[in-house]
Context: one part of a larger RNA
Molecule: large-subunit ribosomal RNA, domain III
Organism: Proteiniphilum sp.
Parts: sequence; structure tokens; C1' cells
RNA sequence: GAGUAGCGAAAAGUGUGCGAGAAACACACUCACCGAAAACCCAAGGAUUCCUGGGGAAGGCUCAUCCACCCAGGGUUAGGCGGGACCUAAGGCGAGGCCGAAAGGCGUAGUCGAUGGACAACAGGUAGACAAUCCUGUCCUUCGGACGAUCGUUUGACUGAUGGAGUGACGCAGAAAGCUAUGUGCGCCGGGUGAUGGAAAUCCCGGUCUAAGGAAGUAGGCUGGUGUGGGAGGCAAAUCCCCCGCACCGUUAAGGCCGAGAUCUGAUGGGGUAGUGAAUAAUCACGAGAAGGCACAAAUGCUCAGCUGCCGAGAAAAGCUUCUAGGGAGAGAGUUCGAACCCGUACUGAAAACCGACACAGGUGGGUUGGCUUAGAAGGCUAAGGUGAAC
Repeated sequence: GAGUAGCGAAAAGUGUGCGAGAAACACACUCACCGAAAACCCAAGGAUUCCUGGGGAAGGCUCAUCCACCCAGGGUUAGGCGGGACCUAAGGCGAGGCCGAAAGGCGUAGUCGAUGGACAACAGGUAGACAAUCCUGUCCUUCGGACGAUCGUUUGACUGAUGGAGUGACGCAGAAAGCUAUGUGCGCCGGGUGAUGGAAAUCCCGGUCUAAGGAAGUAGGCUGGUGUGGGAGGCAAAUCCCCCGCACCGUUAAGGCCGAGAUCUGAUGGGGUAGUGAAUAAUCACGAGAAGGCACAAAUGCUCAGCUGCCGAGAAAAGCUUCUAGGGAGAGAGUUCGAACCCGUACUGAAAACCGACACAGGUGGGUUGGCUUAGAAGGCUAAGGUGAAC
């Protein structure tokens, strides 16, 4: 320079409280803002920022009794959620091997590697901080023991590959049907009730909810099925697959496979109140336990990895099913008892906690996303929920 620029998009007001001190902290009321988000749940990243008590130097663009700051103590509970003890993709590494002055490069068998495949849990409660992890109720998976109908011990029950086969197994676009989440209305249940023109009902407010699992198998979709004979194919074998015949059944069908939803069960449960008591700053404790029916609308969700069309012709392996090679003296539906390892789990996460030197008008993948208006996830208003931006 100069007490100048600036104090980083934004709505606050009043009362009470704590306190040495209050425009900014706490609580209450009013007002305002977001509401396909400025709400909620994950992934990445961060790494204690979470909760409780205390603090007031510094950090906070002002203040501060407050804080993502400082100090102390506490907090993350799993057979089923995610990852590993399963599988493979791009790609990495790579025994031998090939190449190369050296360092090293490439690469077979193999071994790693999710952003994919496979695989068993739901509802409610609890609370300072975790909960599909704790608790309650109802389930499921794998393995082991006991009992055990029944089957079997060479006339072979059962098991069964590191081998064979099938399945797993996949593009894009379009259209329709059946549903559900969900919503709206009526009905029902609980409550309110007008000091002043009207209103005791055709009024107002709130609610009207329930999972996984189990049973049966619907709308719908796909496919001819069963038996038998032969075969030089599937690197050996095969009763499996494949190829060629025959017979029977069926041929707008049967049989088989896939398959929403609804229904019954789960549930004599849970959740959902009136009230009583104590506190008033929010609130807390106990607690009889009401209604829960019908109609309409309706998804981008499910049936659907379906159907139809098209050309650019759209992963792999494990797993599962089956077949033998082989093993084989016990096997076993069911009932019951037991076992089940390691890591993550707090909090933030369109942000003041991540990437931007900052408590930075920037950037940041996925899911849920109600009502009125509407073609609509646009725009406007709003519910739940969140917020009023540190001068």
C1' cells in the first nucleotide's frame, strides 16, 4: 500500500437454556430451500473422521459455550452378506524348451488373475456407537456320529474319474400377453369437533402391514415320446452322446422339461393402540393390544437367458446331469445329535471425510426413487427424509 480488496453461489425470525461471555451452540415454535435430490443403500478411495465425557492455545476466512480441532475412554460380533479354502477371461508369471555379448526376451505343461460363472436367511426386536453378524421366531447348506425301513456281499448293493458326452452358454432390435412392487378410491378401524353465518356428517386427521422357507403347480414357453436292432464316430471303454433302421403311442395332442403370480402354510406369531406413571429439553418406562376387505390403475421389475425379426452371427472353465475305465463290502430313504476355519464389517461416500495445495461454485461408477399436474426420470409444487451454507 490499507484497516483497502476480500470473507468462495443460498432465508431467516422469536423465545428459552447452558455459560465469564451468545446473531452463529442446544431445545421449541414460525418461516424458507432440496425432493430422479441437497433423500436412502452400495462400490472405489479415505483410515478412526464413528460414539461418550471433557477442553478452549492453535486449526475453523468473523464469533464460538460449538466442530470432521485437542485430550481421555469406548465402539466394528457372520456356516448362509462380500472375499478366500471353487472356476475361468483379457492379461501376468512360467518347470523343461527356444533365443540373446551380459542384463534379459519369448513361450509349452502348469499356475495366478473378476469387472463374469457357481454357491446356503428371512422377518421382527435391541441401542451412546454394530447388527441378514447379537437376541426372538421360522428356515437352509455341507460334513460327521447314532438308530434305521430297505438293498447287497463276485448272480456286485453302492461308488466312480484328472477320461467321454450333454448342460452351463450368452448378440442387437421390436412387439404383445399374464402378473407383481407400488399407487389411488370406496369400505373398515381409532381419534377430533368448531366461542362468530353454516356443518354431529355427504366433515376433518391418522391407520388400514406382514418375509424367507415349505406345499401344490397355474398364465405362459420349449420339445414328438417310448422301446428295440445295427454301427468302422466321440484318441481306451461305455448301457452315455452321435449316425442309420424297425415297432408301438401320439400327431391343433400325449408324455417330458422350464416357469411368474395368485392360493394354503409360515402366523394362536410379529408389527400396529387406548391408557397409566415419571419427566419436561428432546423423551422414557409399563402396557390391555382396533381395523387390515373390495375395486381400479400399473411399471423401465418378474414370467423373459422366452417369443418374433435382423446381420455385424454374438466368452471360457468350474459346477450340474449322465456314461463307462476303475474301486468295492457294506450301502441306505428317514429320524435324531453334533461340527462348520481365515479376512472384511465403525464412519464418510454428488462430499467439509475421495481426486482437485483449502471446510475449493469443478470431477466421481452402480442401485432405490412416493403424490398432484404430465407422454415423461422434463418443468412446477410436495411426502418421507434432509437442509438454512461459519461473518